[in-house]
Context: one part of a larger RNA
RNA sequence: UGAUAGGGGCCUACACAAGUGGUGGAGCAUGUGGUUUAAUUUGAUACAAAGCGAAGAACCUUAUUAGGGUUUGACAUGCCUCGAAUCCUCUUGAAAGUGAGGGGUGCCUUUGGGAAUAUGGGCAUAUGUGGUGCAUGAUUGUUGUCAGCUCAUAUUGUAAGGUGUUGGGUUAAGUCCAGCAAUGAGCGGAACCUUCAUGUUUAGUUGCCACCGUUGAGUUUGGAACCUUGAGUAGACUGCCAGUGAUAAGUUGAAGGAAGGUGAGGAUGACGUCAAGUCAUCAUGCCCCUUAUACCUUGGGCGACACACAUGCUACAAUGGCCAUGACAAAUGGCCGUGAUCUCGCGAGGGUGAGCCAACUCCAAAAACUUGUCCUCAGUUUAGAUUACAGGCUGCAACUCUCUUGCAUAAAGCUAGAAUCACUACAAAUUGCUAGUCAGCCAUACGAUAAUGAAUUCAUUCUCGGGCCUUGUGCA
Numbered sequence: 001u002g003a004u005a006g007g008g009g010c011c012u013a014c015a016c017a018a019g020u021g022g023u024g025g026a027g028c029a030u031g032u033g034g035u036u037u038a039a040u041u042u043g044a045u046a047c048a049a050a051g052c053g054a055a056g057a058a059c060c061u062u063a064u065u066a067g068g069g070u071u072u073g074a075c076a077u078g079c080c081u082c083g084a085a086u087c088c089u090c091u092u093g094a095a096a097g098u099g100a101g102g103g104g105u106g107c108c109u110u111u112g113g114g115a116a117u118a119u120g121g122g123c124a125u126a127u128g129u130g131g132u133g134c135a136u137g138a139u140u141g142u143u144g145u146c147a148g149c150u151c152a153u154a155u156u157g158u159a160a161g162g163u164g165u166u167g168g169g170u171u172a173a174g175u176c177c178a179g180c181a182a183u184g185a186g187c188g189g190a191a192c193c194u195u196c197a198u199g200u201u202u203a204g205u206u207g208c209c210a211c212c213g214u215u216g217a218g219u220u221u222g223g224a225a226c227c228u229u230g231a232g233u234a235g236a237c238u239g240c241c242a243g244u245g246a247u248a249a250g251u252u253g254a255a256g257g258a259a260g261g262u263g264a265g266g267a268u269g270a271c272g273u274c275a276a277g278u279c280a281u282c283a284u285g286c287c288c289c290u291u292a293u294a295c296c297u298u299g300g301g302c303g304a305c306a307c308a309c310a311u312g313c314u315a316c317a318a319u320g321g322c323c324a325u326g327a328c329a330a331a332u333g334g335c336c337g338u339g340a341u342c343u344c345g346c347g348a349g350g351g352u353g354a355g356c357c358a359a360c361u362c363c364a365a366a367a368a369c370u371u372g373u374c375c376u377c378a379g380u381u382u383a384g385a386u387u388a389c390a391g392g393c394u395g396c397a398a399c400u401c402u403c404u405u406g407c408a409u410a411a412a413g414c415u416a417g418a419a420u421c422a423c424u425a426c427a428a429a430u431u432g433c434u435a436g437u438c439a440g441c442c443a444u445a446c447g448a449u450a451a452u453g454a455a456u457u458c459a460u461u462c463u464c465g466g467g468c469c470u471u472g473u474g475c476a
Stems, first nucleotide, its partner, number of pairs: 001476002003473003007470006015460001019423005026314008034305002042053002064300007073125001077124003080120001083117001087102004092097001107114002128288001130287003136283002138278003141274001143272001148187006154163003168177002193266004198234007208223003237260001241253004303442001320375002323372002326369001333362002337356002342351003382413001387408001389406004429452004434447001
């Protein structure tokens, strides 16, 4: 100087407390371990692995396994040979591929050939999701959006080092004030960026409003007030007032204001730590394979199932369930697309194909909610697992192994032990809607988006994490 303590002091955080709702019990979905298997490809393993890589495993993907094949190779460059090429038919095969036949000659040209492309051959080589993340780049997690980490000069100490960065106040903050052998500076912090909340200027089409008109949709005419969408701009700075404080920094309260003391979110992540994660995104050293650890293909597997764990969904009901009825969103997507209308079907869906390359049209119905009837506390008009049958869609293909509809079937579950998690305001909780991936979909996931909208915070005694100072130990 670090490290460490079941020492001390100060401070801080949904850390506890105060509350609300969960997990842990049930069924199912997904992931993981284990077991099994020809194979159940692989990585990730306390917090910081486990609805994670995977924004979508029937084939493909796919890395795995069993067969069937190939060996200059699926792909790249160089040399030689032959035919331009694309194409069509048959054969055999599970396919990959194999064999046979047919048709056919374009472009440039110095008429030698060349460009492009296919076949064959040999050699250099190609290939590898093979190993090592403890050889690496790059990138990511975590500590932690915690307030720290350093440097120059100076000074001090024999030196390692110290001072600055400590002590007094204050702050979300090494934030600021004042003091001081320190004076300055850098990386962080703050601000600059972006979204939301208010006004104003400007622009009015496809949006908005008014009149006429209509069953309704629409169309026409007019307007720029409102709404809304873009682009500018103003606004918030402890600016003003009072108390307090050291006449400071600040802090407490009031006013005005759409917003008040960081206005609310996002992006932004210092020096370092964990030989943390990734050689399977990519790149790459070294090692290994080269008739195979490479490549093509068919089928299987990644979907197994005594069990254990994790994350979720649905419930256990009356603040409810079924039926009928009436309202109110935001954001997003669309041409190999979205799909209205009409029609058939109990329904999934089929037929038809208007409009829309989108503020125009469509997906589109928002759902919790309102009003009314029934159910009356039951394993029920609760709950919906499981299973049988009959259908539908996508797709070469739905058995292993998709989704979905109808009818029948009707399991566990009556609020859950020890323990444990999230959350402080438009947040929890409840409720739908939607994008991406995508032929389809195992999405109850993930990312956005709106609707409804609580309770509690006395306080820092205790638990856990973190920061600063100090003391002990004497470990480096």